[in-house]
Molecule: SAM riboswitch aptamer (S box leader)
Organism: Abyssalbus ytuae
RNA sequence: GUGUUAUCAGGAAAGGCAGAGGGAAUAGACCCGGAGAAGCCUUAGCAACCCUCCAUGGCGAGAAGGUGCUAAAUUCUACCACACAAUGGAUAGAUAACAA
Numbered sequence: 001g002u003g004u005u006a007u008c009a010g011g012a013a014a015g016g017c018a019g020a021g022g023g024a025a026u027a028g029a030c031c032c033g034g035a036g037a038a039g040c041c042u043u044a045g046c047a048a049c050c051c052u053c054c055a056u057g058g059c060g061a062g063a064a065g066g067u068g069c070u071a072a073a074u075u076c077u078a079c080c081a082c083a084c085a086a087u088g089g090a091u092a093g094a095u096a097a098c099a100a
Base pairs, nucleotide, nucleotide: 002099003098004097005096006095007094008093013043014042015041016040017039021032022031023030026078027077028076029075044070045069046068048067049066050065051062052061053060054058074092079089080088081087
């Protein structure tokens, strides 16, 4: 990198370096940003999955370890159903576990 499965309306911050962008892709919006974006480092936290404990078939507890995450529903919509950008589903994405 590819594939499969599951989840994604909840949760969770500070400091230093740095110096203008960022919110996945395309388009349209909207929002965040010199009261400091992205990125890197340190510490802290959250608890999504693995994991640990109890249970035995739970929306339980935990945070030692492995990933991950810590503005806004995956920021919203654009594809289908539908009278409707409501609602539901799909596509795509993100994360985890497993497999060859």